[in-house]
RNA sequence: GCCCAGAUGGCGGAAUUGGCAGACGCGCCGGACUCAAAAUCCGGUUCCUUCGGGAGUGAGGGUUCGACCCCCUCUCUGGGUACCA
Numbered sequence: 001g002c003c004c005a006g007a008u009g010g011c012g013g014a015a016u017u018g019g020c021a022g023a024c025g026c027g028c029c030g031g032a033c034u035c036a037a038a039a040u041c042c043g044g045u046u047c048c049u050u051c052g053g054g055a056g057u058g059a060g061g062g063u064u065c066g067a068c069c070c071c072c073u074c075u076c077u078g079g080g081u082a083c084c085a
């Protein structure tokens, strides 16, 4: 260089054929229980916000009524491979 796969919250990991992104688990925060803690149970947990809402699936474009998903370019990660007389 070429080929293949991948990139989603703090972490792992979902999302039917393109139709409410982050289900579920871990962790974390608050509460209940306890003398106290562990365990257990309940609630919350992407970011910003003027609290009305807005943004967000590696980045930038495109297609579409609609994109994590399809197309193009790029970045990064992993794997394979050619040349190297």
Stems, first nucleotide, its partner, number of pairs: 001081007010026003019065001027045006046055003058074005
A computed fold for an 85-nucleotide RNA from an Opitutia bacterium, annotated as transfer RNA. It matches the Rfam family "tRNA". By type it is a transfer RNA. The prediction has a mean pLDDT of 81.